[in-house]
Transfer RNA from a Candidatus Aenigmatarchaeota archaeon, 72 nucleotides, folded computationally. Model confidence (mean pLDDT): 81 of 100. The sequence is in RNAcentral, with records from ENA. Its Rfam family is "tRNA". From the family's description: Transfer RNA (tRNA) molecules are approximately 80 nucleotides in length. Rfam classes the family as a transfer RNA.
RNA sequence: GCCUCGGUAGUAUAGCGGUUAGUAUAUGGGCCUGUCGAGUCCGUGACCUGGGUUCGAAUCCCAGCCGAGGCG
Numbered sequence: 001g002c003c004u005c006g007g008u009a010g011u012a013u014a015g016c017g018g019u020u021a022g023u024a025u026a027u028g029g030g031c032c033u034g035u036c037g038a039g040u041c042c043g044u045g046a047c048c049u050g051g052g053u054u055c056g057a058a059u060c061c062c063a064g065c066c067g068a069g070g071c072g
Base pairs, nucleotide, nucleotide: 001071002070003069004068005067006066007065010025011024012023013022018055026044027043028042029041030040031039048064049063050062051061052060
């Protein structure tokens, strides 16, 4: 330098152009318990950046940044 794959809550991960952006964990509070833990309920918290297509983009396209792998 070229090719492929990926980037979503603190962490891991799902997401068919119209989803309330889901799940687990973490974290705050309540219930429960003699206490802790476990359990249970309610909250908090995310789409890498810029542009384009579209009535509508996390999702499609282009460029960039970062990471992993391969080729040279």